Small-subunit ribosomal RNA, central domain from an uncultured bacterium, 352 nucleotides, folded computationally.
Context: one part of a larger RNA
RNA sequence: CUGGGCGUAAAGGGUCCGUAGGCGUCUUGUCAAGUUGAUCGUUAAAUCCACCGGCUUAACCGGUGAUCUGCGAUCAAAACUGGCAGGAUAGAAUAUGUGAGGGGAAUGUGGAAUUCCUGGUGUAGCGGUGACAUGCGUAGAUAUCAGGAGGAACACCAAUGGCGAAGGCAGCAUUCUGGCACAAUAUUGACGCUGAGGGACGAAAGCGUGGGGAGCAAACAGGAUUAGAUACCCUGGUAGUCCACGCCGUAAACGAUGAGCACUGGACGUCCGGAGGGUUCGACCCUUCUGGGUGUCUCAGCUAACGCAUUAAGUGCUCCGCCUGGGGAGUACGGUCGCAAGACUAAAACUC
Numbered sequence: 001c002u003g004g005g006c007g008u009a010a011a012g013g014g015u016c017c018g019u020a021g022g023c024g025u026c027u028u029g030u031c032a033a034g035u036u037g038a039u040c041g042u043u044a045a046a047u048c049c050a051c052c053g054g055c056u057u058a059a060c061c062g063g064u065g066a067u068c069u070g071c072g073a074u075c076a077a078a079a080c081u082g083g084c085a086g087g088a089u090a091g092a093a094u095a096u097g098u099g100a101g102g103g104g105a106a107u108g109u110g111g112a113a114u115u116c117c118u119g120g121u122g123u124a125g126c127g128g129u130g131a132c133a134u135g136c137g138u139a140g141a142u143a144u145c146a147g148g149a150g151g152a153a154c155a156c157c158a159a160u161g162g163c164g165a166a167g168g169c170a171g172c173a174u175u176c177u178g179g180c181a182c183a184a185u186a187u188u189g190a191c192g193c194u195g196a197g198g199g200a201c202g203a204a205a206g207c208g209u210g211g212g213g214a215g216c217a218a219a220c221a222g223g224a225u226u227a228g229a230u231a232c233c234c235u236g237g238u239a240g241u242c243c244a245c246g247c248c249g250u251a252a253a254c255g256a257u258g259a260g261c262a263c264u265g266g267a268c269g270u271c272c273g274g275a276g277g278g279u280u281c282g283a284c285c286c287u288u289c290u291g292g293g294u295g296u297c298u299c300a301g302c303u304a305a306c307g308c309a310u311u312a313a314g315u316g317c318u319c320c321g322c323c324u325g326g327g328g329a330g331u332a333c334g335g336u337c338g339c340a341a342g343a344c345u346a347a348a349a350c351u352c
Stems, first nucleotide, its partner, number of pairs: 004323003007306002012320001014201004021194003025088007033081002035077008049065006091191001092188005097182003103177007110154001115149007125136002162169002206247006215241002220236004258319006265298014301308002325352003334345004
């Protein structure tokens, strides 16, 4: 190896790009490395196995055969794998045309609201709670009107909807820019898939330097509650939240479901294209077919069950990652990375 698994029991890497490697469409010729056959050499003897024989039998011993599945050489075969040369177009890519979109970056700009400031009106409360109190207010608050400042977030549209590899992305306008879908042709001609190492991206919190600071709010202070209350509730409030640049590299980074390809029933929505039919000719409505996305329900099949079910957890193939009883422990030690926090890699004793 034969011979297990990874949605929820242990187990899919956070995501993508890509090196080595592994795997890879149809066809012609050729080579003969893999592959197959034959022959030769070697594969010590003993042992094991089969038969025959010798000790009265057996153990033991002798003989013959088989085996020694391997390696090397020579000859041969050419289907498959592989090498080389040529051809093809169904995979892949490119061109042309159309289309949708909160995909990304930068700059500018808008209104509502909160807070603060100035002025007017106005007077004794406001605020807050289960109820209070702390707090604010006669030095004129709350309320209301006008003006101003500043920061952050973008109601309705809005969706079970869209885009993105993931993280994620939402006022509006402009500029730059990535990807995707569809239609019909044309072009290249396997250029493909996966991907150990590696690289890039990567919510929030956190860190460094410099700005900014309206609201919110860890820490902190006070008031309540309570047996206590280092909480839940309330009044305040600093980091932080925001911006620029540089780090960090982790999440229940989840569909707890790796990527790619192929195949296998129906029904009903929805988004974006295409083709046709009907129509009151309208930016409308109805309807048929078709491609791509995104959902719901149910067959076959699968599953321990729950459930999954053409967006599979069905049926297969290729490649990668990972699991192997619970605790000790995602810890110690060592190493790499980091300013630090820490991250990554990763045991054992012992114990049940």

The prediction has a mean pLDDT of 89.